[in-house]
Model confidence (mean pLDDT): 76 of 100.
This is a predicted structure of a 352-nucleotide RNA (Bacterial RNase P class A) from a Deltaproteobacteria bacterium.

RNA sequence: UUAUCAUUUCGAGAUGAUCGCUGGUGCCGGCAUUUCGCCGUCACGAGAGGAAAGUCCGAGCUUCACAGGGCAUGGCGCUGGUUAACGACCAGUCGAGGUAACUCGCAGGACAGUGCAACAGAAAACAAACCGCCUGCUUGCAGGUAAGGGUGAAACGGUGCGGUAAGAGCGCACCGCUCCAAUGGUGACAAAGGAGGCUAGGCAAACCCCGCCAGAAGCAAGACCGCACAGGGGUCGCGCGGCUCGCGCAAUGACUCCGGGUUGGUCGCUUGAGCGUGCCGGUAACGGUACGCCUAGAGGAAUGAUCAUCCCCGCAAGGGAACAGAACUCGGCUUACAAGAAUGUUAGGUGA
Numbered sequence: 001u002u003a004u005c006a007u008u009u010c011g012a013g014a015u016g017a018u019c020g021c022u023g024g025u026g027c028c029g030g031c032a033u034u035u036c037g038c039c040g041u042c043a044c045g046a047g048a049g050g051a052a053a054g055u056c057c058g059a060g061c062u063u064c065a066c067a068g069g070g071c072a073u074g075g076c077g078c079u080g081g082u083u084a085a086c087g088a089c090c091a092g093u094c095g096a097g098g099u100a101a102c103u104c105g106c107a108g109g110a111c112a113g114u115g116c117a118a119c120a121g122a123a124a125a126c127a128a129a130c131c132g133c134c135u136g137c138u139u140g141c142a143g144g145u146a147a148g149g150g151u152g153a154a155a156c157g158g159u160g161c162g163g164u165a166a167g168a169g170c171g172c173a174c175c176g177c178u179c180c181a182a183u184g185g186u187g188a189c190a191a192a193g194g195a196g197g198c199u200a201g202g203c204a205a206a207c208c209c210c211g212c213c214a215g216a217a218g219c220a221a222g223a224c225c226g227c228a229c230a231g232g233g234g235u236c237g238c239g240c241g242g243c244u245c246g247c248g249c250a251a252u253g254a255c256u257c258c259g260g261g262u263u264g265g266u267c268g269c270u271u272g273a274g275c276g277u278g279c280c281g282g283u284a285a286c287g288g289u290a291c292g293c294c295u296a297g298a299g300g301a302a303u304g305a306u307c308a309u310c311c312c313c314g315c316a317a318g319g320g321a322a323c324a325g326a327a328c329u330c331g332g333c334u335u336a337c338a339a340g341a342a343u344g345u346u347a348g349g350u351g352a
Stems, first nucleotide, its partner, number of pairs: 001348003005344005013310007021047002024044003028040004049323001053334002056332005061218004068245004073214005078092005093107001094105004108209002113207002115203002130149002132145006157175006177196004183190002222267004231258006237249003274293008311320003
C1' cells in the first nucleotide's frame, strides 16, 4: 500500500435563544373536601431506535379454585461452562469450505424395525458381466476374470510392487477401516503402538429408537368504579392444548345458543433479572463488590416551528443524505441500512 477476515462505535446534526406539545417535581393562589382530589400562574428538569422492525424463541407478570399420574403431541440433540430461562452466548472437539485469518453445522443411533434411491446400467441386497482381457476348440461356443472402459449421485477400499494363462488383498509396503490395552484430557476426543480381516454403503432436515425439556391463553391479560337494559330456548354436567385416571364444584346451579343494553372512566403503565465507572475472579461468556445515575409513558396516540453561529456539499443561489416511529417489560435471534470512524488479523506487492 492492495485485497480479505473479525470486532467495536456512530446513526445530519452540535450549541444558544424564543414560542408551542406531553409527563413529572416544587412553591403560591382558588375550588372542593373525612380523605383522595380538580383548576390556574411561575420555576426546574425529562421526552422514539440500533434496529423501535419481524413476532422466530425464552422469560417476568396476569387469569384459568388447588394440585397429581399416564398416553399422545411438540421442541431440542457432540462435550464442558454461563444465564431467570432459551433453540441463545462462551470455550473446545469433530466434520465441511477457504492459501490463510476465519466461516458454517443436515453434530445421539443405520446389526431394534419399516421404508426410499426414478431413469440409465450387466448389476443398486444379499448380487452381477455390456465392451474388454486370458485359455480351449468344432470360429462362435465353453470356461476363467472383475485389474481397464462404459452407465449412474452412488458399483463392494486407494496407490504401488510382486504374482498369475489373464486377473483379483491372492500376497506384501504405505494409507484407509475395525478391535485392543496403555498414555494425555473433567469430557467430547486425540497422536503414537499392537493385532486383524481385507468387511457393501447412503438417507433418520424419512417414519422410527434413545435421552432431556415442555399446562394453556395472553396487557384487546386482568382489576375496580359508573351508566343502562329484555328477554327467549336447549343440555345435565362443568372445571380453556387433546384423551384418560384422579380431585374439586354443582340444580336457589353450571354450561351453551339466539336476541338486547353499556360502545364511559381509573388502574395495570414504567425503579428494572436496570444503566455507567473502578477493582477482584474467570481464557471467555459472565459473576462478585464499591461508588454514582433515574433516562418517554402517550391513550385515535405527545417532541414541532423560527433565528443565530458552527460542521458537510456547492462559484453562488441554495441544499444537508440511508433503514426507519415506543404502546406491559426484559434476554436473544433474524432482516433492512447512507456517509463515516477506530482496533486487530491473514495473504500479496514494494521499500528500509
Record summary: Rfam family: Bacterial RNase P class A. About the family: Ribonuclease P (RNase P) is a ubiquitous endoribonuclease, found in archaea, bacteria and eukarya as well as chloroplasts and mitochondria.